[in-house]
Order: sequence, then structure tokens, then C1' cells
RNA sequence: GAAGUAGACCGGAUGGCCGCCGCCCGCAAGGGGGGAGGAAAGUCCGGGCUCCACAGGGCGUGGCGCUGGAUAACGUCCAGCGGGGGUGACCCCAGGGAAAGUGCCACAGAGAGAAGUCCGCCCGUUUCAAACGGGUAAGGGUGAAAGGGUGAGGUAAGAGCUCACCGGGUCCGGCGGUGACGUCGGAUGCCAGGUAAACCCCGCCAGGAGCAAGACCAAAUAGGGAAGCGUUAAGGGCGGCCCGCCCGUGCUUCCGGGUUGGUUGCUUGAGGCCGUCGGCAACGGCGGCCCUAGAUGAAUGGUCAUCGCCCGCUGCCGGGAAACCGGCAGCGGGAACAGAACCCGGCUUAUGGUCUGCUUCGGCC
RNA sequence: GUCCCCUUCGUCUAGCCCGGCCCAGGACACCGCCCUUUCACGGCGGCGACACCGGUUCAAAUCCGGUAGGGGACG
Repeated sequence: GAAGUAGACCGGAUGGCCGCCGCCCGCAAGGGGGGAGGAAAGUCCGGGCUCCACAGGGCGUGGCGCUGGAUAACGUCCAGCGGGGGUGACCCCAGGGAAAGUGCCACAGAGAGAAGUCCGCCCGUUUCAAACGGGUAAGGGUGAAAGGGUGAGGUAAGAGCUCACCGGGUCCGGCGGUGACGUCGGAUGCCAGGUAAACCCCGCCAGGAGCAAGACCAAAUAGGGAAGCGUUAAGGGCGGCCCGCCCGUGCUUCCGGGUUGGUUGCUUGAGGCCGUCGGCAACGGCGGCCCUAGAUGAAUGGUCAUCGCCCGCUGCCGGGAAACCGGCAGCGGGAACAGAACCCGGCUUAUGGUCUGCUUCGGCC
Repeated sequence: GUCCCCUUCGUCUAGCCCGGCCCAGGACACCGCCCUUUCACGGCGGCGACACCGGUUCAAAUCCGGUAGGGGACG
């Protein structure tokens, strides 16, 4: 210098003028103070909160899935284990069970799973060729995948059929670790393909709806018409079904009529910053300080000046062998993604720039 | 704001649940040829698509995750 990799931070600042939405003071005029984000987004997860029974039993359904921890909770985060990728820094993994059972594995191939004989090899029968019967899984062929690999013995030919070594599985034991697991030793020829983001099995979790939840006030209209069900049990909460509980004493659906106002929930909260302690970390304990948007057709804006930031060109200076790098000045240009709507914790996606650590390669001294 | 659903030739659709025979079938439209004096009708042939990006799998339109676009319901 080039390429790469991991992480952190910022998201312009100050002032003037003109506006917008809340709050406080004031009789008023007016004055004071506050006013978007790291993603406010997608609504993909998890909680708080509210109502229905603070949520009960069973079946079903859905989600999650290595280990330990963090947390209000999670599909999130942290630290590890195992596997995979990369020369490396480092990155990725829906990562339980295929030896409980079922299904599927197109085309090709004889055969797609406790198998099988298409070619081949071997034996036998019939008069050679050839055909038929039997044995074989070593060799060939097909395929993404063909039932451990290499060698020797063995055999008619062969085969874990037997043996040696290697790989894997199961069982037992020692050591290390909380654990996933690692490592060492022994026994056993056990060698049973893949797929569970197919059904399923195991373990864990989940009742439903959502601030248009819900509560109150005011206003308005009337117990209207039609159809259906039931006449003592139908219906509703209950949005999968049953039990059970509660409401209810007729109920449901459609049509028609009225009100389409206000208050509350509504922002102080698993809150932020700083220090310290514990912990590798995520995070937690303690102490101090701070209050930081609440709109409801929906405010948070515009413009000017100065400074700051980025890019390009030109000039000067410094470093260097050079490529190039850094600083200053002038001129010109640029400033992204996007905007709260009950509130939090995450994930994902969009996006301008700065800085730092580390890795690989190349050049020069 | 909250909660759901959909996306396949130019248009309307089948296939998706249960992966392969799918370089995806049909109809209308478009193009070329034939038929006709010519046009239409008819016949034959052609062009033409799984919204995008990843993952699972031997294999993805189909299964899973994310993104984009579109639609619907609710006081």
C1' cells in the first nucleotide's frame, strides 16, 4: 500500500426571525419552560397492562429443542461443547430421537433397505455351443445414495466366514469438567443408508382477545319489522371440542331508526446517567443525581448567519527512492435512511460517516 | 393503530395441503403458415410465467425463515 475481518461511536452545534402541539403563571395583553429515532419501520418473537373466572381438568392444536448461565419473559443475549467453512483474523449451524413405529427416496438400475442376481465368477444336470437349477456379493454397470475399508487366511467360487490393522457403534470402568463433552483403558464382529424445515415419539412452554382492550359522563332513540330455533332448557362469555364455572330467563340473524361528543386509560418506567462492588461475560447489588413528547385527521417545521463534517479541483509546506500519505489556504458541491400513537425487552430490514484492534499478501529500508 | 390474507405467461387460472414424472398444463390475446377473391371463423405451429433473497433436501413453484408489493376486516 492492497484485500479482508471484528468491534465501538456520531447521526451536526450555537444564535436571530417567522410558525405548530401540550404544560405552568397571569383577569387580559403577554411571559416562562418542554417537544422524535437508532431504527420511531416490518409487526417476526417475548412480556407488562386491561377485560372475559388472574385462567380450572381432559383431548386436540401450535411453538421451541447441545450444555451451563442471564432475564419479568423469549425463538433474545453471554460463556462454553460438538460439527462445518476459511491460508488466516474470524465466521456459520431449526444442534433431541432414524436401533419405537409408519411413509417417501423421481429418472436410471436386477435391487432404494434385516434386500437382491442384470453382466460376471463357481458348481451341478442335459450331447459341445447353449439352456435350466443352485451358490455368491469379491469384480463390472446404474445412481445423490448399493448394507464398513485395506491385506491375509479360507473356499468350488465367495463372504466379518475367520484373523491383523484402521474407522464407527454399543456396554463397562478410571481421570478432568457443574454440564454438554474430552481423554485413557477394557469387552463385544455389533457394522441396521438418507429424510423428522414428512407423519410421529420424548421433554418443555402456551386459556382467549387486544388501548378501536377497558372505565365514566353527556346526548339520542325506543322497546319497531321480518325470519329461524326453543317452549324448559335454548343461547352468550368460549374464536377448535368436551367437562366445569359464570351470566341469563327467551335467544339468534337480517332489515330499519338514533348517537357519531367529552373525560380517563396516557405516560415515572423491568426509566436514564455517573461512581463503586460481584461476575470471564450477558447481567445484578448498593449509593448519588436527573425528569426527558403525549398528539387524536394527528404538533415536533421553515429560513438566515457563523462554525464544524464529507467529496472534488488548484496552490503551498512537510515526510518518502517512488507509489502515496499528512497539514494549511482558496473555489465549487454535498449531508443519508426515515418520522412516535398504551408501554417496555429483543430480532430483522433500510441508511450517511468516523475511529480502533487484528489477519493475509505485496513493495522498500 | 390492531388483526388477517394473497402474489404462477400480456390477462384469467390449474398444480402447492401430501417435494421428483414440471426447463410448469389450459383458455383468451399476440406472431407466422394454411384455408378464402379478401376479412372473420376454422386448422397447424410458435412466443411467453413460479415476486425477490437465503436455508432444509440427492432434488423446491411446493417445506421453513426474511424482504418487497398488493388486498381485506375491525370503533
Molecule: RNase P RNA; transfer RNA
Organism: Geobacter sp.